[in-house]
The prediction has a mean pLDDT of 82. This is a predicted structure of a 710-nucleotide part of an RNA (large-subunit ribosomal RNA, domain II) from a Candidatus Nanoarchaeia archaeon. The sequence was found in a public genome assembly. The organism belongs to Candidatus Nanoarchaeia, within Archaea.
Context: one part of a larger RNA
């Protein structure tokens, strides 16, 4: 891992509701007793028949109106309203509760509470025991430590001294001394490792000591021991092991077993030592009651509102230009001995000009809300509503629009709508929420939506007119990369201005002069370092010079003019496509191939394309109906509510089958929407089935499920 078997809402008590049954203003017995049992006895007690009040205490029947079903159209069970009554409080007014009588017992089902309470799962807590054969420390008795090195004290001799001290040599053999084997340890390779729940190898530390080994003893669980690491206390230690309390508890994780049908949520509000939970409301479901309206759309009318846009000579606040006035008790400057005066910049006001606001609004949409009327839809085939039983849920998320926070985010906090959640199908290459579109089931056939029609791959290598040459592009959008500022004598198109056969633009040829080297400055300054001025003449035209150049000159061009040539040229604005700008890590993405259209823009006609729509046949639900039959804006669905079935085991009663072959097993066929049922054949060799009623250890794919097999 697979297979087989096992494996999870149960028990009792009380309680609420519904259903069924008994009795009924009553209903029922409990312990216990008698009895073989069935049953009988047993009234203590409980619930109900009266309430109100803290209590003392006091203490409710007969009325009137409306009206559903029904019918004699006025009655009218139930129902609704008014009035009245009881009681408490109060001086009273009045207010609260109660009153026109149905309960109770049993069984079943669904909830609630307690109980292990659907099943498995802690870490823990407490108690009683057992452990120091591991290890920690201590005590008692013992064992062990090759070889070599170093050479303390002391001693002896010599020397030395007045005597000492001192010195030298020899001897000597100290030491938590050195090297190192056994022994002890366990640093490194983060070596090796199918031998080990800590080994093996290499390297390393120590090796007469606070050394090491053996045997025997002592200390015990909030206790011991500890040269102290919360270390060790038998592979167990921030509190040992084992047994018990114990099925501890778990708002947490996982699992929870047959079928079909009807309806179908919420992730919001309030509260919570509350935000992983729960309670109440809202939302879902089922039942009963009730009896006429209900509604989410549309139209019209009225009311309401202050957003978008807008406005500024409407207010508040901000703000640009110009003009005028005013303020000196705002600053600066000047004058003056001072008073003060003048100028300027400010402040304020008026006029003018140009702009703004979430916390500005004189005016003001769309649109929303409310009311009324109409319309539409829906409802006596029973709506809305009321009461009661049962829930689930209270982590939400996306898109569009619009706001707050944030540089921003697949960010965060709101509001509205919608979708996913709980929605399949087609499209988007793939892809919860983007586009299309709401699937009862099955078969056959047709038509479309979004999106597509060269091949992969169903359908146009369609038609008309343009653009692009960049493989631009072939991407609706999205989290799926964006492609800016700035540039382009790329190209298309629309337009404006100027020049132009009296010859434009470009090219080519020629001229481009004189006063004069203008004056100043300067070593020099001659068109061309710099300053000032920038005239006149000859001319077809030619600057007191636009650039290069020289030390200064010189020299070469330019402007400007002529000739030649011969037809458009120059400048600018708008728009479309295109180009540059353009950088990321394995090789690489238009889905791919590929495409010059199979790209882009505008227009047109076909076709393909879904569980959508249509046709035919069949099913279910709801409703009508005695039935036959008919009607339908019915039949996606998580949590969940409700309904009806299938199957397993045992028992009661009834009916049956079986050695002329039961159950089981295997295969096939038939029937049923399904759970499942039946038959045939083979195997098997002794029990089994159907109906009815009842009781359950009643259905497996998952639980790191349990046991076994392979």
């Nucleotide at each position: 891992g697979c297979c087989a078997g096992g494996g999870a809402g149960u028990u009792u008590a009380c309680u609420u509701a519904a259903g069924u049954a008994g009795c009924a203003a009553g209903g029922u017995u409990a312990a216990u007793u008698u009895g073989a049992a069935a049953a009988a006895a047993g009234a203590a007690a409980c619930c109900g028949a009266a309430g109100c009040g803290a209590a003392a205490g006091c203490g409710a029947g007969a009325u009137c109106c409306c009206g559903c079903a029904g019918u004699u159209c006025a009655c009218g069970a139930g129902g609704g309203g008014a009035a009245a009554a009881g009681u408490a409080u109060g001086a009273a007014a009045a207010u609260g509760c109660u009153u026109u009588a149905a309960g109770u017992u049993a069984c079943u089902u669904a909830g609630g509470u307690a109980u292990g309470a659907c099943c498995c799962g802690a870490a823990a807590c407490c108690g009683a025991u057992c452990g120091a054969u591991c290890u920690a420390a201590u005590c008692c008795a013992g064992g062990g430590c090759a070889a070599g090195g170093u050479g303390a004290a002391g001693u002896u001799u010599c020397u030395g001294u007045a005597a000492a001290a001192g010195g030298a040599a020899a001897u000597g053999g100290a030491g938590g001394c050195c090297u190192g084997a056994a022994g002890a340890g366990g640093u490194u390779c983060u070596g090796u490792g199918a031998g080990a729940a800590a080994g093996c190898g290499u390297u390393c530390u120590u090796c007469u000591g606070a050394c090491u080994c053996u045997g025997g003893a002592u200390u015990a669980g909030g206790a011991g021991u500890g040269a102290a690491a919360u270390g060790c206390c038998a592979a167990u230690c921030g509190a040992g092991a084992c047994c018990g309390g114990u099925a501890a508890u778990a708002g947490c994780u996982g699992g929870u077993u047959c079928c079909u049908g009807u309806c179908g949520a919420a992730u919001u509000u309030g509260a919570u030592c509350u935000g992983a939970g729960u309670c109440a409301a809202g939302u879902c479901u089922c039942a009963a009651c009730a009896g006429a309206g209900g509604a989410a759309g549309c139209u019209u009318a009225a009311a309401u509102g202050g957003u978008a846009a807008a406005g500024a000579u409407c207010c508040u606040g901000a703000u640009u230009u110009g003009a005028g006035g005013u303020u000196u008790u705002g600053g600066c400057u000047a004058g003056g001995a001072a008073a003060c005066u003048a100028g300027u910049c400010g402040g304020c006001c008026u006029c003018u000009u140009g702009u703004c606001a979430a916390a500005c609004u004189a005016a003001g949409a769309a649109c929303g809300u409310u009311u009324a009327a109409g319309u539409u839809c829906u409802g006596u085939a029973g709506a809305a509503g009321u009461u009661g039983g049962g829930a689930a849920a209270c982590g939400g998320g996306g898109u569009u629009g619009u706001g707050g926070g944030g540089u921003a985010a697949g960010c965060u906090c709101g509001c509205a709508a919608u979708c996913c959640a709980a929605c399949a199908g087609g499209g988007g290459a793939a892809c919860a929420a983007c586009c299309c579109a709401a699937g009862c089931c099955a078969a056959c056939a047709g038509u479309u939506a979004a999106g597509g029609u060269c091949c992969c791959a169903a359908a146009a290598u369609a038609u008309c007119a343009a653009u692009u040459a960049a493989g631009u592009g072939u991407u609706a959008a999205c989290g799926g990369g964006u492609g800016a500022a700035a540039g382009g004598u790329g190209u298309a198109u629309a337009c404006u201005a100027u020049c132009u056969c009296a010859g434009a633009c470009a090219g080519a040829a020629g001229g481009g002069a004189g006063g004069u080297a203008g004056g100043c400055u300067u070593a020099g300054a001659a068109g061309c370092a710099g300053c000032c001025a920038u005239c006149c003449u000859u001319u077809a035209a030619a600057g007191a010079a636009a650039g290069c150049g020289u030390a200064a000159u010189a020299g070469c061009u330019c402007a400007c003019c002529u000739u030649u040539c011969a037809a458009g040229a120059u400048a600018g604005u708008g728009u479309g496509c295109c180009c540059u700008g353009a950088a990321a890590a394995u090789g690489g993405a238009c889905g791919g191939g590929g495409c010059u259209a199979a790209a882009u823009u505008g227009a047109u006609u076909a076709c393909c394309g879904a569980u959508a729509c249509u046709g035919u046949u069949g099913a279910a639900a709801u409703c009508u109906g005695a039935a036959a039959a008919g009607a339908u804006a019915u039949u996606g669905g998580u949590a969940g509510a409700c309904a009806g079935g299938c199957g397993u085991u045992u028992u009661u009663c009834u009916u049956g089958g079986g050695u002329a072959g039961a159950a089981g097993u295997a295969u096939u066929u038939u029937c049923g929407u399904a759970a499942g049922a039946a038959a045939a054949u083979a195997u098997g060799g002794a029990c089994c089935a159907a109906g009815u009623a009842a009781a359950a250890u009643u259905g497996c794919g998952a639980a790191u499920c349990c046991u076994g097999g392979c």